[in-house]
Molecule: transfer RNA
Organism: Candidatus Raymondbacteria bacterium RifOxyA12_full_50_37
RNA sequence: GCGUCUGUAGCUCAGUUGGUAGAGCAGCUGACUCUUAAUCAGCGGGUCACAGGUUCAACUCCUGUCAGGCGUA
Repeated sequence: GCGUCUGUAGCUCAGUUGGUAGAGCAGCUGACUCUUAAUCAGCGGGUCACAGGUUCAACUCCUGUCAGGCGUA
């Protein structure tokens, strides 16, 4: 360089044919406890890597860019 896969919450990941984004862990608050831990209840947190395009509507489709993994010379 070429081919291919990946990029979504602090972390690990879902999101199945386009219909307006979720789980677990972590964090915070409360209950319980002499205190901590554990347990239970609740809460917050996202420009879906970036920029364009198509569409009434895009994490999802198309194009380009960036970053990373793998293959190949």